[in-house]
Description
A computed fold for a 96-nucleotide RNA from an Actinomycetes bacterium, annotated as Bacterial small signal recognition particle RNA. The coordinates come from a structure-prediction model, not an experiment, and the mean pLDDT is 82. It is recorded under the gene name ffs. Its Rfam family is "Bacterial small signal recognition particle RNA". Rfam describes the family as follows. The signal recognition particle (SRP) is a universally conserved ribonucleoprotein involved in the co-translational targeting of proteins to membranes. Rfam classes the family as a non-coding RNA gene. The organism belongs to Actinomycetes, within Bacteria.
RNA sequence: CACGCGGGCUCGGACGGCACUAUACCGCCAACCUGGUCAGAACCGGAAGGUAGCAGCCAUACGUGGUCCCUGGUGGGUGUUCGGGUCCGCAGGACA
Numbered sequence: 001c002a003c004g005c006g007g008g009c010u011c012g013g014a015c016g017g018c019a020c021u022a023u024a025c026c027g028c029c030a031a032c033c034u035g036g037u038c039a040g041a042a043c044c045g046g047a048a049g050g051u052a053g054c055a056g057c058c059a060u061a062c063g064u065g066g067u068c069c070c071u072g073g074u075g076g077g078u079g080u081u082c083g084g085g086u087c088c089g090c091a092g093g094a095c096a
Base pairs, nucleotide, nucleotide: 001093004090005089006088007087008086009085010084011083012082013081014080015079016078018075019074020073021072022071024067025066026065027064028063034059035058036057037056042051043050044049
C1' cells in the first nucleotide's frame, strides 16, 4: 500500500413500531343572503298549464366536537436491514 475478516463513530435509503397531527375518518351544523323538493299562499294565462318561491323535510358549505379505523404529514438517544464515509484491530502478501 491493496485485499480479506471483525469492531467503533457517522451520514443516508427501505420497511416496521411509537408519539403528535390534519386537507383523513365519524358526527353536529344555514329563518333569509347554499342547493334539491317545495304543502299553504301568490302571480301570469280565455283555458291547458306555467312562473317565482316562504315554512317543513333532505343534502351540503363555513364552522365546530370527537377519533386515530382508513389516507397522508411531521419527529426522534425508536429497531431491523441495505448502501456510503472515516477510524481502529487481526492474519497473511507486496514494496520501502